[in-house]
């Protein structure tokens, strides 16, 4: 400098992510309404519904200077009033939006096809005459409205005559111009038509002609809603000629002639609607809208019609028809608020029956003036916009109340209040008090007669209003909504999926920031919220979207219209661009300035109004047109290729059948079977014949075709593509709505054919069932000819064409060059990839990249490709294709998990191989169930059930019954008073308790301290609830090998990588590799026991040597065993082999032990809302003469039954009797108890030792030896029962253990099924301990003794780990989910019938009116009456079409926590799924035929339920 003043998003699909996509919200607006609330003023606005019906009043009159009367006043002159005639105005102003989709409106043009009262200008004129009529009077009809007859009368009313041309008409001449018809000027002749008066003498009028202005009429271009489920419409229709009619053109009307006119660029029909300036919104482009104000149109109770007039087919005029209302004397009449008020009705909803003509404007008038619900004002309404106020300053004990909390205290309300000082807007009271009024008119004067000048007077509805001044006094004035996120603002209480909230997501099932209340807070404020509607928020995309998989490419081609189109050049100037002119009304809008104290509002100016028209110019591009070109396209010529098509002929293999032969008992078929065939000879084998259908190998990621599709060989005909060459044409091209043709399979029709296969069907299996999968049969069909059908996952889910954009590689067919390697080029068919694109997966010269052209299609899911309508079809059905209603999602791709009747690898007493059990019996014990006053409570698949409980007779004890206590059974503190504490005795009672009596302190010198119970106060207490509010602790997956992080890198992101891969290991153990490098929690190791050795130390242990004894008893010893401290040892260290290494293997060496030597402790991130509020702790809730506490008794031990865990057995590998031997680890003073005595014994008595390496429990048992039993319900087995006892204990009845005697049950090795264990293990044998007065212990925890078998192996069952794959699962397969049926609710389709609406057609009839005809009657006549023809509103009739409402019955659809039947889909979903078609079936669905991949996997019967 130029340009420009302008553009925000969020919530919601998921476990999480990206995308697609809908729904919702934040903004603005309104003629609004509703709820709560309300101080004032200014400015605006105010029936959106019933164009429904209207009481009452007013809204259009005026002129006596047009006329004659009548009346009033007056003596009169005269003045005044005005019913009638007459003139002008009632066509304006005001209202409404019914109709209208139209030249109605908007805009721009045109009229050579027109009119225009009042107004202005110019020219000319204004002479003479006549007859009526209203009013009036008289008579008279009628209820009224309104008339009838007669008499007489006026005019600016009406008529006649005269005059007149720049008027009109006819005929003719000339000139000029234009736009086709023509127009203008001029000239000649003929014909026709005017007038009104009044006066105050100024004037006001009248007539003709022309011009102007204003207004109106007509025509045209362009623009102006939705529906094609409205595709054909049209008879005055389209045009012509001639008439009529009109102000004027015109089928506007009529006669005749012609057959046209409109339409996919949407006619016709249907629906809706007044149009515009503008208004709202939006960055804009657009979208929506058409209140107020302004322009135009239309209408005036519904419909029709004309009259008058300059103008009307006339809102407050007329006639007729109709509906409605009113009056009536029943004979007849009257009326039209969509004017202003007002009423009723309707409705969510919209005002006063106000004032004034003062101003502005209008009508009339010479004027004064009259009229004016136009207008100006006022009233009502927070309806909107704007402005003001409800006080300001100071003021902390940060008071009290309220509310909250971690509650001795703190926070908040809150400087808020109180209190002090100050101010006075608005309101109130009082005083003053406008502008709007310029005056005009009238009067006077002047001149240019239309204006100017002059002085004086008068007039205000609003209104005593605005405004100014004064006074008192903080005095009179704050609400509404919200506070889970979006979205600013948080706590308590109540409630307990109830009550309720909710715009969307969603809150509420006992700790709700989401419900209701409160405190506090946030937002706006005389308003605040809600509802309704419009625009916005990139979901219709011109600006500015898409179509492989999300919605969306037509099944394919040919081609019409249309759209688009190669190179060079000339012309033109339609598009395009530029200049100029006109227009785009005003208001609105922008900016500037100004007026109300400000603002809203108003005024002035400026810009804009993005448009249309005209004109002048430019010519690059597009168009049109002329000429040329060859590269697009096509043709010719020469070749090549192929399962391209149509028709004919031929061939072999296989299958089936038939015949014959051989031959004998089975064959088929399956997971296994059966149905079936077969001694009437099957199957098998051989030969021959017949039939139909399909063409193995070649064969492929191949080839051809537009697609569907096409496969033996061969012939004929037809078509195509490609290559080569560069001869011909010269843009002939691309696309392609409608249209036409082709179009798998199934299906249909007619006629053939029929071997195989095979829907339906039948039978057999399977199964809970099996309308299926499997098997045996089997009909349509499969095949041919002709004719239909016209759909598929008709798919590359990818329209056609052209151009451009790195490469690598395979392959088919040509051509070139050749040496057969190799290579160039063209067209195809594939794979991988750069850039780029994409949400990603992926695409990537065969694009889904970069661009252009044309066509088709999409706009949330469901309802539904359904209904209705239409077209096509023989039918099946196809094509086109909605809505109501309903949901907040539906969906795509990818991620992490989990899962799979997916795959791979690996592990585990997981299976297998073994040993022993359980399940059967009796008993013990726990649980369920049942019972009970109570049988306290908890634990419930694995991971409850000899579990909490490692000791229920009382106690424990939590349960039940009964009796009692209430600051309480326990503890602490403070205060008071008292004394001791305590002991003894009595009454009552089941006891607790209640009650009575007697005696009565301690320590210290003392102060005081201690102790006891009583009273008062402060802290009670609860095994009551919630383990789904919690801590802590624990189980389980699992001692499984996993789980994560930092940084980096990859990905838009969730996330990935690391942690995967190749090996190896018990192990994410280690090694190697690698966009990863490191690290943490786990693994391992460190700890303990055990095994070997060394060393130190020897008492209570030990004893080789010496002495001694009954005895390691004692002396002694320190060697050994042992004890318990410290050390050592084992590391694949060594060897061999394999291996890159890690490591593995070896009857290896050595060693006590060998590859983790054995065992224990140790349990990652997490999962199961796993368990426990009854160990303990603890939030909240509940309870307080009880859900607390004390006591007695009972119960936890019940018993038809079911289950778990055990013990003892069923016996001879044994029982019984006698004899004999060997442990370890523990325990012991209210204890263990030697020894002796008594007792058959349990045990009792006496009593040594030992607080324990010393003494005791203590005998170990299995085992060994001897004897006996001899296979039996026994000398097995010991239950049960009777009797007698012992011990513990206040107390063994419910309910203890033990002893002795007697009794001597079941049981002879255990169904389906199921458990444990891999070595000092299983099995078997005993011992000890905890708890404990005693013990229901066969349990539990430890200890040692004796001491096996087996493991081929990983197919399968179960559980687990890693990788990979599919998924519609994520509460995660105990998942998800489909359809029928049943129930309730909702909308909707069909439907006999019933009942409306508008429209068109035909016929009948026809008012008012119009246009015609007309001899009779009237009139001298003009003419009229009457009669009559045609047209026509309304009405009637008829047949049809269209469109509503309703409806017996009926069809499907949608929705609804827990209904029924199955299990179709998602994993290979257990028969892969899906598409089209046919058929069958309660239902999902099954099967056949063809197709697709949007299918997994590479393999052993089928089936089911639930979160």
């Nucleotide at each position: 400098a130029c340009u420009a003043u302008g553009g925000a998003g969020a919530g919601u699909u998921u476990g999480a992510u990206u995308c697609u996509g809908g729904c919702u919200c934040a903004g603005g607006a309104u003629g609004a309404a509703c709820g709560c609330u309300a101080g004032c003023g200014g400015g605006a606005g105010g029936c959106c519904u019933a164009a429904u019906a209207c009481a009452u009043g007013c809204a259009a009159g005026u002129c006596g200077a047009g006329c004659g009367g009548a009346g009033u006043a007056g003596c009169a002159a005269u003045a005044c009033u005005u019913a009638g005639c007459g003139g002008c105005a009632g066509a304006c102003g005001g209202g409404u939006g019914c109709g209208u989709a139209a030249c109605g409106c908007g805009u721009a043009c045109g009229c050579a096809a027109u009119c225009u009262a009042c107004c202005u200008c110019a020219c000319a004129c204004u002479g003479g005459g006549g007859g009526a009529u209203a009013g009036u009077c008289a008579u008279u009809g009628g209820a009224a409205a309104c008339g009838a007859u007669g008499a007489g009368u006026a005019a600016u009313a009406c008529c006649c005559c005269a005059u007149a041309g720049u008027a009109u008409u006819u005929a003719g001449g000339g000139a000029a111009g234009g736009c086709a018809u023509c127009u203008u000027c001029u000239u000649u002749a003929a014909a026709u038509u005017a007038a009104a008066g009044u006066u105050c003498c100024g004037g006001c009028g009248g007539u003709g002609u022309g011009a102007g202005a204003u207004g109106a009429g007509c025509g045209u271009g362009c623009g102006u809603c939705c529906g094609a489920u409205u595709a054909g419409c049209u008879a005055g229709u389209u045009g012509g000629c001639g008439g009529g009619g009109u102000a004027a053109c015109g089928g506007c009307c009529c006669a005749c002639c012609a057959a046209g006119g409109c339409g996919a660029c949407g006619a016709u029909c249907g629906g809706u609607a007044g149009c515009u300036g503008g208004u709202c919104u939006g960055a804009g482009a657009g979208g929506a809208u058409g209140a107020u104000c302004a322009g135009c149109c239309a209408c005036a109770c519904g419909g029709g019609c004309a009259c008058u007039g300059a103008g009307a087919c006339a809102c407050g005029g007329g006639c007729c028809c109709g509906a409605c209302u009113c009056c009536u004397a029943c004979g007849g009449g009257a009326g039209g608020c969509a004017g202003c008020a007002g009423u009723a009705a309707g409705g969510a909803a919209u005002a006063u029956u106000g004032g004034a003509c003062a101003a502005u404007g209008g009508a009339c008038g010479c004027a004064a003036g009259u009229c004016u619900g136009a207008u100006c004002c006022a009233g009502c309404c927070a309806u909107c916009c704007c402005g003001c106020g409800u006080g300001g300053a100071g003021g902390a004990a940060u008071a009290a109340u309220g509310c909250c909390c971690u509650a001795u205290g703190g926070g908040u309300u809150g400087u808020a209040a109180a209190c002090u000082c100050c101010u006075u807007u608005a309101g109130c009271u009082g005083u003053g008090g406008a502008a709007u009024a310029a005056a005009a008119g009238a009067c006077c004067g002047a001149u240019g007669u239309a204006u100017c000048g002059g002085g004086a007077a008068u007039u205000g509805a609003a209104g005593g209003u605005a405004c100014c001044c004064a006074g008192a006094g903080a005095a009179u004035a704050a609400g509404c909504a919200c506070c889970g996120g979006c979205u600013a603002a948080c706590u308590c209480c109540g409630u307990g999926c109830c009550a309720g909230c909710a715009g969307c997501c969603g809150c509420g099932g006992u700790a709700a920031u989401a419900c209701g209340g409160a405190g506090g807070g946030u937002g706006c404020a005389a308003g605040c919220g809600u509802u309704a509607u419009c625009c916005g928020g990139a979901u219709u995309a011109c600006u500015g979207g898409g179509u492989u998989u999300a919605a969306a490419g037509g099944g394919u081609g040919c081609g019409u219209a249309g759209g688009u189109g190669g190179c060079c050049u000339g012309a033109u100037a339609a598009g395009u661009c530029a200049g100029u002119g006109g227009u785009g009304a005003a208001a609105u809008c922008u900016c500037u300035c100004g007026g109300c104290u400000u603002a809203a509002c108003c005024g002035a100016g400026u810009g804009g109004c993005u448009g249309c028209c005209a004109u002048u110019g430019a010519u690059a591009c597009u168009g049109u047109u002329g000429g040329g070109c060859u590269u697009g396209a096509a043709u010719a010529c020469g070749g090549u290729u192929g399962a391209a098509g149509u028709a004919g002929g031929c061939g072999g293999a296989a299958u089936a059948a038939a015949u014959c032969a051989u031959g004998u008992a089975g064959a088929g078929g399956u997971g296994a079977a059966a149905u079936u065939c077969u001694u009437a000879g099957a199957u098998a084998u051989g030969a021959u014949u017949u039939a139909g259908a399909a063409c193995a190998c070649c064969g492929a990621u191949u080839g051809c075709g537009a697609a569907g599709g096409c496969a033996g060989c061969u012939u004929a005909c037809u078509a195509a593509a490609c290559c080569g060459c560069a001869a011909u044409u010269g843009a002939c091209a691309c696309u392609g709505a409608g249209g036409c043709a082709c179009g798998a399979a199934a299906g249909c029709g007619u006629g053939g054919g029929g071997a195989u296969c095979a829907a339906a069907c039948a039978g057999g299996a399977u199964u809970a069932g099996a309308u299926a999968c499997c098997c045996u049969g089997g009909u349509a069909g499969u095949c041919c000819a002709c004719g239909c059908c016209c759909u598929a996952a008709a798919c590359u889910a990818u329209g056609a064409a052209u151009a451009c954009u790195c490469g690598a590689u395979g392959u088919g067919u040509g051509c070139g060059a050749u040496a057969c390697a190799c290579u160039g080029u063209a067209c195809g068919c594939g794979u991988c990839u750069a850039a780029g694109c994409g949400a990603a997966a992926g695409c990537g010269u065969u694009a889904a990249g970069u661009a252009u052209u044309c066509c088709a299609c999409c706009u949330g899911g469901g309802g539904a490709g359904u209904a209705c309508g239409u077209c096509c079809g023989c039918a099946a059905g196809g094509a086109u294709g909605a809505a109501a209603c309903u949901c907040a999602a539906a969906g795509a791709a990818a991620u992490u998990g989990g899962c799979g009747g997916g795959g791979g690898u690996c592990c585990g007493c997981a299976c297998a191989a073994g040993c022993g059990g359980u399940g059967g019996a009796g008993c013990a014990u726990g649980u369920g169930g049942u019972u009970u006053a109570a049988u306290u409570c908890g634990a419930u698949g694995a991971u409850a059930c000899g579990c909490g409980a490692g000791g229920a007779a009382c106690c424990u004890u939590a349960c039940c019954a009964a009796g009692g206590c209430u600051a309480g059974a326990a503890u602490g503190c403070u205060g008071g008073g008292g004394g001791a504490a305590u002991a003894u005795a009595g009454g009552u009672g089941a006891a607790a308790g209640c009650u009575u009596a007697u005696a009565g302190c301690u320590a210290g010198c003392a102060a005081u301290a201690g102790u006891c119970g009583c009273c008062a106060g402060c802290a009670a207490g609860g095994u009551g609830c919630u383990g789904c509010a919690u801590g802590g602790u624990u189980g389980u997956c699992g001692u499984c090998a996993g789980c994560u992080c930092g940084u980096g890198c990859c990905g838009u992101g969730a996330g990935g990588u690391g942690u995967u891969g190749g090996g190896u290991u018990a192990a994410g153990u280690c090694c190697c590799g690698c966009a990863a490098c490191g690290a943490g929690c786990g693994c391992a190791a460190c700890c303990c026991c055990u095994u070997u050795c060394g060393u130190u130390a020897g008492u209570u242990a030990c004893c080789a040597u010496c002495a001694u004894u009954a005895a390691g008893u004692u002396g002694g010893g320190g060697a050994c065993u042992c004890u318990a401290g410290c050390g050592a040892u084992a590391c694949u260290g060594c060897c061999u082999g394999c291996g890159u290494a890690a490591g593995c293997a070896g009857a290896g060496a050595g060693g006590a032990a060998g590859g983790a030597g054995g065992g224990g402790a140790u349990g990652a991130c997490g999962u199961c809302a796993a368990a426990u509020c009854a160990u303990c702790a603890u939030g909240g809730c509940c309870u307080u003469u009880a859900u607390g506490c004390c006591u007695u008794g009972g119960g936890c031990c019940a018993c038809a039954c079911a289950c778990g865990u055990g013990c003892u057995a069923c016996a001879a590998u044994g029982g019984u009797a006698g004899g004999g031997a060997c442990a370890g680890a523990g325990g012991g003073c209210a204890g263990c108890c030697a020894a002796c005595c008594a007792g058959c014994g349990a045990u009792g008595g006496u009593g040594c030792g030992c607080g324990a390496a010393u003494c005791c429990c203590a005998a170990a048992a299995a085992c060994c030896c001897u004897a006996u039993c001899u296979c039996a319900g026994u000398u097995c087995g010991g239950a049960u029962u009777g009797g007698a006892g012992u011990c513990u204990g206040c107390a063994a009845c419910u309910c203890g253990a033990c002893u002795c005697c007697a009794u001597g049950a079941a049981g002879c090795u255990g169904g389906a099924a199921u458990c444990g264990c891999u070595a000092g293990u299983a099995a078997u044998c005993g011992c000890a301990g905890a708890u404990c007065a005693g013990c229901c212990a066969u349990g539990c925890u430890g200890c040692g003794g004796u001491g096996a078998a087996u493991a081929c192996g990983u197919u399968c069952c179960c559980g687990g780990a890693c990788c990979u794959u599919g998924c519609a699962c994520a509460c995660a397969c105990c998942g998800c989910c489909c359809g029928u049926c049943a129930a309730g609710c909702c909308a909707u389709g069909g439907a006999a019938g019933c009942u409306g609406g508008g429209u068109g057609c035909a016929c009948c009839u026809u008012a008012a009116g119009a246009c015609g005809a007309u001899a009779a009657c009237c009139g001298c006549a003009a003419g009229g009456a009457g009669u009559u023809g045609u047209c026509c509103a309304a009405g009637g009739u008829g047949a049809a079409a269209c469109u509503g409402g309703u409806a017996a019955c009926u069809g499907g659809g949608g929705c609804u926590a827990a209904g029924u039947c199955g299990u179709a889909a998602c994993a290979a979903g257990g028969u892969a799924g899906c598409c089209g078609u046919a058929u069958c079936g309660g239902a999902a669905g099954g099967u056949g035929c063809g197709g697709c991949u949007g299918g997994a996997a590479u393999a052993c019967c089928u089936c089911c339920u639930u979160u």
Predicted 3D model of a 1507-nucleotide RNA (small-subunit ribosomal RNA) from a Bacteroidota bacterium. Taxonomically the source falls in Bacteroidota (Bacteria, Pseudomonadati). RNAcentral holds the sequence, with entries from ENA and SILVA. Its mean pLDDT, the model's own confidence on a scale to 100, is 82. Its Rfam family is "Bacterial small subunit ribosomal RNA".